[in-house]
Parts: sequence; C1' cells; structure tokens
RNA sequence: GCCCGAUAAAGCCAAAACUUUCGUAUGGAAGGGACGGAAAGCGACGGAUCUUAUUAAUGAAAUCAGAUGACUGAGUUAAUGAA
Repeated sequence: GCCCGAUAAAGCCAAAACUUUCGUAUGGAAGGGACGGAAAGCGACGGAUCUUAUUAAUGAAAUCAGAUGACUGAGUUAAUGAA
C1' cells in the first nucleotide's frame, strides 16, 4: 500500500410515522425521530421498479420526459486496524 471485517476504538449516517415546504405525480428539502447500515458517502453508467403525458381502447404494451443510490450490479472517494 492492497484485501478482509471483530463482543476493538473514535465517531459517522438515519428507515417508517409525524410537522413544515416544493412538485400534477412518483418523489425531493428542512425539523425533530431511530428500523437499521459498514461506505445507508458521491454520481442515474447498466438492469429493475415507480410517476405524468401521449398512442391504444377489453386492455396489455410502447414512446418521450422525470423519480428511486436505504431495489440491485458495477464505478469513484474516505476513517479505523484484531484475526
């Protein structure tokens, strides 16, 4: 330096519900709050799911635009240091 991750240490992040707010919506932001995490840090590159509109009209499905990084794969950056 790299890999791995513990009954280690210092810490870090923060689900759902609730309140306020933005948005047609999916959902985002802030507050407090903790189900949890080991990158639950970052970014929509791939897959997947969701939303609006359009086409269609038994409908399924498709297209454009958007959302989800705590759905997942990979990418990239960081702290610690037992076996």

Notes: The prediction has a mean pLDDT of 83. This is a predicted structure of an 83-nucleotide RNA (c-di-GMP-I riboswitch aptamer) from a Nitrospiraceae bacterium.